[in-house]
c-di-GMP-I riboswitch aptamer from an uncultured Syntrophobacteraceae bacterium, 91 nucleotides, folded computationally. The sequence was found by an Rfam model in a public genome assembly. Rfam family: c-di-GMP-I riboswitch aptamer. The family has 155 seed sequences and 5,092 matches in Rfam 15.1. On this family, see Weinberg et al., Nucleic Acids Res 2007: "Identification of 22 candidate structured RNAs in bacteria using the CMfinder comparative genomics pipeline".
RNA sequence: CAACGAAAAAGGCAAACCAAUCGAAAGGUUGGGACGCAAAGCCUCCGGCCUACUUCUCGGAAGAGUGAGUUACGGCAGCGGGGCCGCCGUU
Numbered sequence: 001c002a003a004c005g006a007a008a009a010a011g012g013c014a015a016a017c018c019a020a021u022c023g024a025a026a027g028g029u030u031g032g033g034a035c036g037c038a039a040a041g042c043c044u045c046c047g048g049c050c051u052a053c054u055u056c057u058c059g060g061a062a063g064a065g066u067g068a069g070u071u072a073c074g075g076c077a078g079c080g081g082g083g084c085c086g087c088c089g090u091u
Base pairs, nucleotide, nucleotide: 002091003090004089005088012037013036017032018031019030020029021028022027035078041084042083043082045081046080047079048076049075050074056069057068058067
């Protein structure tokens, strides 16, 4: 430096759920809690997925309101790929 993760050590992270809080929502943050994780460390570049305050369309004579559809500029890095960085061990 590269590939790999069988056994081990030092440690690390923390799903569901609960409480508080931010948000229109998806979801985030903090504390508790552990299903799991060798990158479950960081980054939305590509695909995928979630949400729809808003946009646009439709219904309605029209306004308001409301309903249906649509829409990412909002999210998920613990969905996959990619980029950056890193502990221990083996070869």

Overview: Model confidence (mean pLDDT): 85 of 100.